A computed fold for a 351-nucleotide part of an RNA from an uncultured bacterium, annotated as small-subunit ribosomal RNA, central domain.
Its mean pLDDT, the model's own confidence on a scale to 100, is 85.
Rfam family: Bacterial small subunit ribosomal RNA.

Context: one part of a larger RNA
RNA sequence: CUGGGCGUAAAGGGCGUCUAGGCGGCUUGUUAAGUCCUAUGUGAAAGACCACGGCUCAACCGUGGAGGUGCGUGGGAAACUGGUAGGCUUGAGGGCAGGAGAGGGAAGCGGAAUUCCUGGUGUAGCGGUGAAAUGCGUAGAUAUCAGGAAGAACACCAGUGGCGAAAGGCGGCUUCCUGGACUGUACCUGACGCUGAAGCGCGAAAGCGUGGGGAGCGAACGGGAUUAGAUACCCCGGUAGUCCACGCCGUAAACGAUGAGUGCUAGGUGUGGGAGGUAUCGACCCCUCCCGUGCCGGAGCUAACGCACUAAGCACUCCGCCUGGGGAGUACGGCCGCAAGGCUGAAACUC
Numbered sequence: 001c002u003g004g005g006c007g008u009a010a011a012g013g014g015c016g017u018c019u020a021g022g023c024g025g026c027u028u029g030u031u032a033a034g035u036c037c038u039a040u041g042u043g044a045a046a047g048a049c050c051a052c053g054g055c056u057c058a059a060c061c062g063u064g065g066a067g068g069u070g071c072g073u074g075g076g077a078a079a080c081u082g083g084u085a086g087g088c089u090u091g092a093g094g095g096c097a098g099g100a101g102a103g104g105g106a107a108g109c110g111g112a113a114u115u116c117c118u119g120g121u122g123u124a125g126c127g128g129u130g131a132a133a134u135g136c137g138u139a140g141a142u143a144u145c146a147g148g149a150a151g152a153a154c155a156c157c158a159g160u161g162g163c164g165a166a167a168g169g170c171g172g173c174u175u176c177c178u179g180g181a182c183u184g185u186a187c188c189u190g191a192c193g194c195u196g197a198a199g200c201g202c203g204a205a206a207g208c209g210u211g212g213g214g215a216g217c218g219a220a221c222g223g224g225a226u227u228a229g230a231u232a233c234c235c236c237g238g239u240a241g242u243c244c245a246c247g248c249c250g251u252a253a254a255c256g257a258u259g260a261g262u263g264c265u266a267g268g269u270g271u272g273g274g275a276g277g278u279a280u281c282g283a284c285c286c287c288u289c290c291c292g293u294g295c296c297g298g299a300g301c302u303a304a305c306g307c308a309c310u311a312a313g314c315a316c317u318c319c320g321c322c323u324g325g326g327g328a329g330u331a332c333g334g335c336c337g338c339a340a341g342g343c344u345g346a347a348a349c350u351c
Stems, first nucleotide, its partner, number of pairs: 003323004007305002012319001014202004021195003025088007033081002035077008049065006091192001092189003095185004103178007110154001114150008125136002162170002207248006216242002221237004259318006267296011300307002324351003333344004
């Protein structure tokens, strides 16, 4: 290299978009690059193979023959692949008609709760725990009533639900801007498609820079307990942070630990969106179809567990990745970053 693999054994890129490239629906003509047939040239000698021969045999040697992936040239075939010219509509896209949704961005508004402030009532405790203590409170706390301020998050609805390409991503209400998916129709385009190395963009939390904000929570830190000790678990405090704007970082058990696309392959039962039919005064119910999301289960697959039309089944196309454990996601180099660090990524040695 051929090969075998990637849910859990090593292995699916965090995700998207797109370039090169690879691959590509039905049909007619043409071409003849791939492909196939044929002729011819070449494919040195030696060696290897076959036959015969020479050294007494053999090794060794001689003669002849066969064969030789491949390459060149001429002629020919036209099914398939490719090129080219044309046609088609089922793939793809568009139009029209609909309904669904925490999809994205911005602005405004709302109530509950919490904390704080002011005032009223009121008095000896409150708080906290397994039990306590630190803490708070006669300078009047806790409790309770009224008023005010602030920040953050949106109870019920809520789902086994929805949306999103992904994200541990999106949940109060209203308005504005805006993306996508789905259903029905079959009006238009006519293969315009799939995948996708690079590139570019998005990307939880934590972290970083500048400015703001800061109610609650709360790394670090202080204190109280517990304990042999307690740099913890529990308690009282509490800074960064958590929030906003802009700019970085680019990671994750970024998980369905399962790349994307297309076609095919028993059923049963929920649920979300849409359409049609039946029925009805109407709604519901019931039946059928499409898209999504769950559970169960057959064939088949699997080492087993399990998967099973949302495949891990049967196939094809393209990309990524794996190749014993440790050393090590380390060192070195390069690229990126303000830094933290990220990406790429060994070897010696050892079992």